[in-house]
RNA sequence: UAAGGUAAUGCGGGAGAGAUCGAGAUGCCCUCGGGCAUCGCGGCGCCGACGGAGCAACCGCCCCGGAAACUCUCAGGCAUCAAGAACCGUGUUACCUGG
Numbered sequence: 001u002a003a004g005g006u007a008a009u010g011c012g013g014g015a016g017a018g019a020u021c022g023a024g025a026u027g028c029c030c031u032c033g034g035g036c037a038u039c040g041c042g043g044c045g046c047c048g049a050c051g052g053a054g055c056a057a058c059c060g061c062c063c064c065g066g067a068a069a070c071u072c073u074c075a076g077g078c079a080u081c082a083a084g085a086a087c088c089g090u091g092u093u094a095c096c097u098g099g
Base pairs, nucleotide, nucleotide: 001099003097004096005095006094007093008092009091010090011089012088013087018044020043021042022041024039025038026037027036028035029034045078046077047076051074052072053071054070058066059065060064
């Protein structure tokens, strides 16, 4: 001194899936039949890119171990918004490697 890699962190982008059914509470509207919104509960259905678990290509120091964006959904999530979000780009810091 620029480049590459790893880790942390700031910024930007960032998907999927029922505005489902049932009764209940609160509030509003009303033609007093009901309707709408919010909240939690129960049921069925669904989603995977936080977490968790399983198998495995492959890798290693090869007894054993590490292993996915694959699989399963325990948790989580399923109108909009918000939050979260693997991954991608970029900045900074630290370490490693190289010239």
Annotation
Glycine riboswitch aptamer from Bradyrhizobium sp. S69, 99 nucleotides, folded computationally. The prediction has a mean pLDDT of 79. The model forms 90% of the base pairs in the Rfam consensus. It was read from a public genome assembly, where an Rfam model found it. Taxonomically the source falls in Bradyrhizobium (Bacteria, Pseudomonadati, Alphaproteobacteria, Hyphomicrobiales).